Overview:
A computed fold for a 180-nucleotide RNA from Bacillus subtilis, annotated as Lysine riboswitch aptamer. Its mean pLDDT, the model's own confidence on a scale to 100, is 80. The model forms 98% of the base pairs in the Rfam consensus.
[in-house]
RNA sequence: GGUGAAGAUAGAGGUGCGAACUUCAAGAGUAUGCCUUUGGAGAAAGAUGGAUUCUGUGAAAAAGGCUGAAAGGGGAGCGUCGCCGAAGCAAAUAAAACCCCAUCGGUAUUAUUUGCUGGCCGUGCAUUGAAUAAAUGUAAGGCUGUCAAGAAAUCAUUUUCUUGGAGGGCUAUCUCGUUG
Numbered sequence: 001g002g003u004g005a006a007g008a009u010a011g012a013g014g015u016g017c018g019a020a021c022u023u024c025a026a027g028a029g030u031a032u033g034c035c036u037u038u039g040g041a042g043a044a045a046g047a048u049g050g051a052u053u054c055u056g057u058g059a060a061a062a063a064g065g066c067u068g069a070a071a072g073g074g075g076a077g078c079g080u081c082g083c084c085g086a087a088g089c090a091a092a093u094a095a096a097a098c099c100c101c102a103u104c105g106g107u108a109u110u111a112u113u114u115g116c117u118g119g120c121c122g123u124g125c126a127u128u129g130a131a132u133a134a135a136u137g138u139a140a141g142g143c144u145g146u147c148a149a150g151a152a153a154u155c156a157u158u159u160u161c162u163u164g165g166a167g168g169g170c171u172a173u174c175u176c177g178u179u180g
Base pairs, nucleotide, nucleotide: 001179002178003177004176005175007174008173009172010171011170014084016083017082018081019080021077022076023075024074033066034065035064036063037062038061042054043053044052046104047103048102049101050100087117088116089115090114091113092112093111094110095109097107098106099105118144119143120142121141123139124138125137126136127135128134146165147164148163149162150161151160152159153158
């Protein structure tokens, strides 16, 4: 000097990622509750069964009036915390919680494993959603960082352009092994 090791440590990308806090809009004049009228026997969170409860002192349903939320998600601020597979998504396994009980089913959470995505931005389609917000997935794009290959120009070794790859990467230092 080269090379191997998901080696160790520290870093870079930038509208960088995630969370918290404050505030705002929307959700929504919606849900719920109460009253009146019609109605006339059923009703009670997705299905079935069961239990329990309400109901002729009027169920379901419909119309009108009064009252009237919240959650998830989002914008802005604060650079407060943790960070650079940050984080996100999908599948599988396990656990326990909730939906009156049981089965199915559903909701959300934790942990592990596997796979994909370097990061950001908008566009089309699909899904979720109250939503034209936003998120996720996907397709083709744009910007950007990094490495490699190629080309050009330098006036001192970098800069620019083209193409391509992926974060198990890249840069720096160190350790161990091996080699010249």